[in-house]
A computed fold for a 74-nucleotide RNA from an uncultured bacterium, annotated as transfer RNA.
It matches the Rfam family "tRNA".
Its mean pLDDT, the model's own confidence on a scale to 100, is 81.
RNA sequence: GGGCGUGUAGCUCAGUUGGUUAGAGCGUCACACUGAUAAUGUGAAGGUCACUGGUUCAACUCCAGUCACGCCCA
Numbered sequence: 001g002g003g004c005g006u007g008u009a010g011c012u013c014a015g016u017u018g019g020u021u022a023g024a025g026c027g028u029c030a031c032a033c034u035g036a037u038a039a040u041g042u043g044a045a046g047g048u049c050a051c052u053g054g055u056u057c058a059a060c061u062c063c064a065g066u067c068a069c070g071c072c073c074a
Base pairs, nucleotide, nucleotide: 001073002072003071004070005069006068007067010026011025012024013023019057028044029043030042031041032040050066051065052064053063054062
């Protein structure tokens, strides 16, 4: 330098071919339960869907470019 893949919550990930609130598990915090802890239950906080631009009435989703990481080729 070329090709492919990945990027969504603190971590691991889902999101089925664009549409009505952006979610799950674990973790964190609060409360309940307990003599206390754990476990369990209820609730809460936490996200510029990597970034920029484009298409569209509407984009995590489609298109182009950029960045980071991984793999392959040279």